This is a predicted structure of a 347-nucleotide part of an RNA (small-subunit ribosomal RNA, central domain) from Diophrys appendiculata. The source organism's lineage runs through Eukaryota, Alveolata, Euplotida, Uronychiidae and Diophrys.

Context: one part of a larger RNA
RNA sequence: CUGGGUGUAAAGGGUCCUUAGGUUGUUUUUUGUAAGUUGAUUCUUAAAUGUCAAAGCUUAACUUUGGAAUAGGAAUCAAUACUAAAUUUCUGGAGUAGUUUGCGGGUUGAUAGUAUUUUUUCAGUAGGAAAAUUAUCCUUAAAUAGAAAAAGGAGUAUCGAGGGUGAAAACAAUCAACUAGCUUCGAACUGACACUGAAGGACUAAAGCGUGGGGAGCAAACAGGAUUAGAGACCCUGGUAGUCCACGCCCUGACCGAUGAAUGCUAAAUAUUGGAAUUUUAUUUUGGUAUUAAAGCUAACGCGUUAAGCAUUCCACCUGAGGAGUACGGUCGCAAGAUUAAAACUC
Repeated sequence: CUGGGUGUAAAGGGUCCUUAGGUUGUUUUUUGUAAGUUGAUUCUUAAAUGUCAAAGCUUAACUUUGGAAUAGGAAUCAAUACUAAAUUUCUGGAGUAGUUUGCGGGUUGAUAGUAUUUUUUCAGUAGGAAAAUUAUCCUUAAAUAGAAAAAGGAGUAUCGAGGGUGAAAACAAUCAACUAGCUUCGAACUGACACUGAAGGACUAAAGCGUGGGGAGCAAACAGGAUUAGAGACCCUGGUAGUCCACGCCCUGACCGAUGAAUGCUAAAUAUUGGAAUUUUAUUUUGGUAUUAAAGCUAACGCGUUAAGCAUUCCACCUGAGGAGUACGGUCGCAAGAUUAAAACUC
C1' cells in the first nucleotide's frame, strides 16, 4: 500500500458557495478495426513451499514421484445485455412562475420605560459600606437611607418554552424602511438542468491589534486591606486597558450532536411547533423540535425514520506512546501569532 476504521478508544475539515474531477432518473433507436464487461482456447507466472494421491525409510516427522487448480498477465476468436459515444421520449429528482401562513434571519434609522452611577436642590443626622463585631475605604467640607430634577453610557425584566430563525458563528424592548431564506397548497412551465467537491472564494464567538470616538456599570494588569508558616491566590476596598460605536485587521475555540454532505429503504407511541384538508375540536397529511421504544447495530454505554440500522455516491481524516502540533523551510499577518509540517532519540 492493502485491509480495517473515524459519538466516547487514533481519526469528520468551524460553516457555506463553487472550479476541475468522481458519481448518475426514465423510454427508444443507432454506432463501434468493441475501450471497459462477459465467455472460450493457447501460452506464461523457475524450482522449493502449500494442497490432493501414491510410494520409500519399523511408524511419524522427513524424503521421492505424479496430479489438480485458484488467481494475475499476454495473444487469438466470439458475444453485445450493461458501462461508454450519439440520438430520442417522459416526469417522479431538480428548478421556475403562482398561492398561504409563520419566523429574536440580516442591515439602517428613530423612539420608549426600568435599574445602576454621577451632579444639583430640598429635607434630615451619625454613621455607612463590607464576607465578619475588628481592617483598608466613604462620611460633620453633612455621607448612607428619603424626595425632586438633570446628564450620560450600556443592556432590554415579565411574555419565554424541552419554543422560533439562521450554513455555521450566532440572533430577543418597540416601530419604520430595505432585504435573504425556508415551509404549505396546487400541478401551470422547463425537461435530468442532479449529488459531492481537491484547489479557490466568502463568513467565522471571545480575546487581541491599528486609527478615531465613547466610557455608566463591570473589570485582566496594578495598588491597598485581610487570611496565611508564606499568599505573587481565594475574600474585601479601589482601579487602568478592555467591554460599547465606526472603519480596517487577526482567523483561533471542548467552533460539540465530541456524530461530513446527499439520496432511497426499514414497527410504533407521546408531547410540542408552522401550514393544508375534512365529517371542526378530533382525524388525515406535510415541514421542524424533543422524549420513549420494535427490528437491527454497538466492546459496552447507548443509537434507534432527526440512526450510531440496511445500502449507494463523493469529500475530509486516522495508523503505538513520548519527542510534537514542536524544529527547519514555505505562505499569510502591523504584531501577537496562524497555517502547512518532520526527524534524531527514548520506551